[in-house]
Context: one part of a larger RNA
Molecule: small-subunit ribosomal RNA, central domain
Organism: soil metagenome
RNA sequence: UUGGGCGUAAAGAGGGCGCAGGCGGCCUGGUAAGUCGAAUGUGAAAUCUCCCGGCUCAACUGGGAGAGGUCAUUCGAUACUAUCAAGCUUGAGUGCAACAGGGGGAGGUGGAAUUCCCGGUGUAGUGGUGAAAUGCGUAGAUAUCGGGAGGAACACCAGUGGCGAAGGCGGCCUCCUGGGUUGUUACUGACGCUUAAGCCCGAAAGCGUGGGGAGCAAACAGGAUCAGAUACCCUGGUAGUCCACGCUGUAAACUAUGGACACUGGGUAUGGGGAGUAUCGACCCUCUCUGUGCCGAAGUUAACACGUUAAGUGUCCCGUCUGGGAACUACGGCCGCAAGGCUAAAACUC
Repeated sequence: UUGGGCGUAAAGAGGGCGCAGGCGGCCUGGUAAGUCGAAUGUGAAAUCUCCCGGCUCAACUGGGAGAGGUCAUUCGAUACUAUCAAGCUUGAGUGCAACAGGGGGAGGUGGAAUUCCCGGUGUAGUGGUGAAAUGCGUAGAUAUCGGGAGGAACACCAGUGGCGAAGGCGGCCUCCUGGGUUGUUACUGACGCUUAAGCCCGAAAGCGUGGGGAGCAAACAGGAUCAGAUACCCUGGUAGUCCACGCUGUAAACUAUGGACACUGGGUAUGGGGAGUAUCGACCCUCUCUGUGCCGAAGUUAACACGUUAAGUGUCCCGUCUGGGAACUACGGCCGCAAGGCUAAAACUC
């Protein structure tokens, strides 16, 4: 390469934007590059296949025919692909009218709770555990009332619910801002899909500089437990957790399921719209578009399961796998302040 795969056996890149490339709707006409046909030339000999012959046969060998793989030139065909030209509206996009939302950024603001400080009341315990002890407390704790400071997170609403490409997003208010859905069919007229490279985003932890620090809490200290305990439990407690700016670029970054389009019975629940019916009106009911779940026909699957949100049936593009270990490693290269990341072997061994 051919071929087979990628939910759980090896295998979907964490996510997006996107140049090149690959692929691409309906109709008409031109060209004839790909494609198809014919003719001519070429396709050395040997070899190969078939026929006839020569060595007694065979191997071997002589003759003839054919095939083979093209290529060039000329003449044709025009369905498909390509290309050029003219058009169309279903794909895609725009407009207009509505709608839902923890989508993002900035600023402000509120209450509950924890802790600390000040003051009042009050007296001997409190705290913690399986049981204890360390700890705190007569220098007045715990409890309780009033006042104050500061930081972080937003109970109820809350949902199998919503939004976002993913990571993720939740008190309330204001400003700036991205996307989506429905209706209409007014406009453009294939403007599309995918995407190596490249660029951007990317939880937590970690790093740099400067702030902040209530609670929690790696490390650390002490008390227990235990044969031991460098743990689980308890009392403390520093980085960190928070903010600004910069870096890091990884996760069971999971639906362990790449994206797009088309097709293929249903039932049920729920979020957001629209139309009809009904009504004084709102519900109800029917249909429809778009999401989110569950159950399941056919079908698929090794099974589990999936099943219009496909793992069914097809098309296009990208990524990726090829026995286990060594090895998400070494070396080299690139990136990073470092930690480390990305790319990625072999000997050997089973």